This is a predicted structure of a 77-nucleotide RNA (transfer RNA) from Halobacteriales archaeon QS_3_64_16.

[in-house]
RNA sequence: CCGCGCUUAGCUCAGCCUGGCAGAGCAGCCGACUGUAGAUCGGCUUGUCCCCCGUUCAAUUCGGGGAGUGCGGACCA
Numbered sequence: 001c002c003g004c005g006c007u008u009a010g011c012u013c014a015g016c017c018u019g020g021c022a023g024a025g026c027a028g029c030c031g032a033c034u035g036u037a038g039a040u041c042g043g044c045u046u047g048u049c050c051c052c053c054g055u056u057c058a059a060u061u062c063g064g065g066g067a068g069u070g071c072g073g074a075c076c077a
Stems, first nucleotide, its partner, number of pairs: 001073007010026004020057001028044005050066005
């Protein structure tokens, strides 16, 4: 440099194809239980859906550009 994939909660990831209220598990917090803690059970909090522009009544989702990252390829004078 080229091709393909990925980026969504603190972590790991669904959802995007086919636009219409943003989710799960874990973690955290509170409560129950327990001599205490853990486990278990109940409840709760947390989001610039990587950035910019465009299309649209409406964009996490579609189009264009960019950034970061992974894999493969090319180059390696």
The source organism's lineage runs through Archaea, Methanobacteriati, Methanobacteriota, Halobacteria and Halobacteriales.
The sequence was found in a public genome assembly.
The prediction has a mean pLDDT of 81.
Its Rfam family is "tRNA". The family's RNA type in Rfam is transfer RNA.